[in-house]
Formats: sequence, C1' cells, structure tokens
RNA sequence: GGAUGAACAAGCCAAACUUAUUGCAAGAUAAGGACGGAAAGCUACGGAGCCUUUAAUAAAGGCCAGCCGGGUUGCGUUA
Repeated sequence: GGAUGAACAAGCCAAACUUAUUGCAAGAUAAGGACGGAAAGCUACGGAGCCUUUAAUAAAGGCCAGCCGGGUUGCGUUA
C1' cells in the first nucleotide's frame, strides 16, 4: 500500500432523557444515562438542516462532524 468491519482481542465514543451552568436562539460544557457507532477521531472545504439579524424568493453572522460527501490521522481481521 490492497481487501474487509461477518466473527474475534484490547479498549474507545455516547443518542434520547434528567440535573446544573452558559448563550437572544440554534446550541455548548459537566455529571448521570446507553439508542447506537469501524472512524460517532480531527477538519465547516462542498451540499443539506437549524438559529439570529436585516432593507427578507436574498444577504450577513452563527450552530451542526451522531445528515451526505471531500481532506487527514487511526483500531481489529485478512492476503
């Protein structure tokens, strides 16, 4: 570097919901909690979605990586 995520190992993450803090909001963080995940690691580059504002078929700013792609790093197995 190729194939694969059926089975197996060591582990990892943690949806909904609850509580607290925070933000105009979408949301975020922490604790509890597990629906799930082979990238549910990282990255707003493209599209989708969501929020706010404005002079509103749009623009600007923001959120979202657990919506789909791209980029990048990585785990198991196998030849």
c-di-GMP-I riboswitch aptamer from Methylobacter psychrophilus, 79 nucleotides, folded computationally. NCBI's taxonomy places the organism under Bacteria, Pseudomonadati, Methylococcales, Methylococcaceae, Methylobacter. Of the family's consensus pairs, 95% are formed in the model. It was read from a public genome assembly, where an Rfam model found it.